[in-house]
Context: one part of a larger RNA
RNA sequence: AACGCUGGCGGAAUGCUUUACACAUGCAAGUCGAACGGCAGCACGGUUUUCGGACUGGUGGCGAGUGGCGAACGGGUGAGUAACGUGCCGGAACGUAUCCAAUAGAGGGGGAUAACGCAGCGAAAGUUGUGCUAAUACCGCAUACGCCCUGAGGGGGAAAGUGGGGGACCGCAAGGCCUCACGCUAAUGGAGCGGCCGACAUCUGAUUAGCUAGUAGGUGAGGUAAAAGCUCACCUAGGCGAUGAUCAGUAGCUGGUCUGAGAGGAUGAUCAGCCACACUGGGACUGAGACACGGCCCAGACUCCUACGGGAGGCAGCAGUGGGGAAUUUUGGACAAUGGGCGAAAGCCUGAUCCAGCCAUUCCGCGUGAGUGAAGAAGGCCUUCGGGUUGUAAAGCUCUUUCGGCGGGGAAGAAAGCCAGUUCGUGAAUAACGGACCGGGAUGACGGUACCCGAAGAAGAAGCACCGGCUAACUACGUGCCAGCAGCCGCGGUAAUACGUAGGGUGCGAGCGUUAAUC
Repeated sequence: AACGCUGGCGGAAUGCUUUACACAUGCAAGUCGAACGGCAGCACGGUUUUCGGACUGGUGGCGAGUGGCGAACGGGUGAGUAACGUGCCGGAACGUAUCCAAUAGAGGGGGAUAACGCAGCGAAAGUUGUGCUAAUACCGCAUACGCCCUGAGGGGGAAAGUGGGGGACCGCAAGGCCUCACGCUAAUGGAGCGGCCGACAUCUGAUUAGCUAGUAGGUGAGGUAAAAGCUCACCUAGGCGAUGAUCAGUAGCUGGUCUGAGAGGAUGAUCAGCCACACUGGGACUGAGACACGGCCCAGACUCCUACGGGAGGCAGCAGUGGGGAAUUUUGGACAAUGGGCGAAAGCCUGAUCCAGCCAUUCCGCGUGAGUGAAGAAGGCCUUCGGGUUGUAAAGCUCUUUCGGCGGGGAAGAAAGCCAGUUCGUGAAUAACGGACCGGGAUGACGGUACCCGAAGAAGAAGCACCGGCUAACUACGUGCCAGCAGCCGCGGUAAUACGUAGGGUGCGAGCGUUAAUC
């Protein structure tokens, strides 16, 4: 773990080991208007009005769209894998978005395109043509400290702005200009992360003894971020193997976990690290990073929609359903905390996470009362009929009130972010921005929970297995090799401490037994 009987409370933890079987439904990855053109919807403002409304991106904001970042994390599972893995110790020929440090720059142009409008096709999914438009989207040009290539002469190669504030000057204005913040480009170093290589270790079988042609090595070429038969051409004929190759079976590996005095044996749930997989098989695209669980393409099986032309899907995410099974939970709450993504921020998203729910599944704690009480009551059982035993057990008397139920109070987890001030820095600046400090006010899913107080009342709370020996605990009746018991030895055929019931006893106790597994 499951099953049987039983079951009061709390805390903590775990919870599909079987079909990597199939999945209805909802949710699980978004975010940015401070990149952009805009305005579908909402609110405000404005214009107009026949008082119904209409128009207007002017403002808050924002559906869809372009663009950026993220979606390669987080979460799941263990099918495959006996080595391309893992563990440990090393290595050199590499990459790296974001982050940190320091360096140099950011000049001047261009053409498109979605959204949108118009027209069309389609049942749908969707899609075509044409016209307009923007950018931190795209493309030249200029420049090049360092960078790349080089035959060392030379050749090649970049960028983007947006927002806040502002004194003089320019400008009708927008703005220029200055400055700050966030971005952008090139190159360097770092951190962290990742790719690669090697030694050693890593289950069973010899009723598997030979295996191997890109095979082993070399030269050249290609290829990669990078070493390499990684790939190809040619050359050589090697390479592995009884220290077990090859083949077959089984299996994710480790920290650990269980057990044991240890050595060891078994194991790999939860938690953590690594690996592999994402309906099955294959493939690449995008990107710093994937050959990508909730991306794309092809093939296959299956399911669904269809107007029969064609389309859609992938829970080994969280819940949940069917099925399988001895067997494993809610279609819950919240982003309050921690963490993650995006964002200047406010904030949004987050089935990660934090909580709650269910289950004695496990561990731990507590309770089901305490003291007194012999007429040793009644009843039960046994009896040699005298009595014994249940048994201080009960009743009675005196107390207590944990837990539960009732009433009242009531946390910590929450100080950051935000707002204001002081000071320091930057700055032309008393503006704006940033750092430090101080102050203010806000924010709790859990939850009116934990905890505390009060009143009442022994009140609401004990079972299960066993009693022949092993093995603690015995009598009576029933049964009569029957019914049955049984872990082993074995009991039962008319006085059964071994079956069944009762009384009594023993052991454990909200559990107790059984079965299965391991040491």